The prediction has a mean pLDDT of 86.
This is a predicted structure of a 95-nucleotide RNA (c-di-GMP-I-GGC riboswitch aptamer).
The model forms 91% of the base pairs in the Rfam consensus.

RNA sequence: UUCGAUAAGGGUAAACCCGUGGAAACACGGGGACGCAAAGCCACAGGCCUAAAUUGACCGCGCGAGCGGCCAACAUGGCGGCUGGGUUGCCGAAG
Numbered sequence: 001u002u003c004g005a006u007a008a009g010g011g012u013a014a015a016c017c018c019g020u021g022g023a024a025a026c027a028c029g030g031g032g033a034c035g036c037a038a039a040g041c042c043a044c045a046g047g048c049c050u051a052a053a054u055u056g057a058c059c060g061c062g063c064g065a066g067c068g069g070c071c072a073a074c075a076u077g078g079c080g081g082c083u084g085g086g087u088u089g090c091c092g093a094a095g
Base pairs, nucleotide, nucleotide: 001094002093003092004091011036012035016031017030018029019028020027021026034081040087041086042085044084045083046082047079048078049077054073055072056071058069059068060067061066
C1' cells in the first nucleotide's frame, strides 16, 4: 500500500417489544440479533425522511381585526445501517 478466511480475541446491533423525549422524522435507555472490517468519529457534497413554525392557494365562519379546516412549498429538524469526502484505528494475509 492492497486485501479480508472457512483464523483468534473482541466490537457493534436491523426488524420487533417496553420505557423516556419529540409535532413528526427520529433519538436515548432496556430487551433482542438481521446484518456490519470502520455499522468508529465528523451533516462538508449529493440523496432520503419529517413539516411544529413560516409562506401561499382553496373552503368555511366572522361586521371586522381575525379564527378554523384542508392542500402545497419550505429545514432552521433528522438519517452516517444510502453514496461520496475528511479523520482515527484492532487482528490477519499478500506485496
The sequence was found by an Rfam model in a public genome assembly.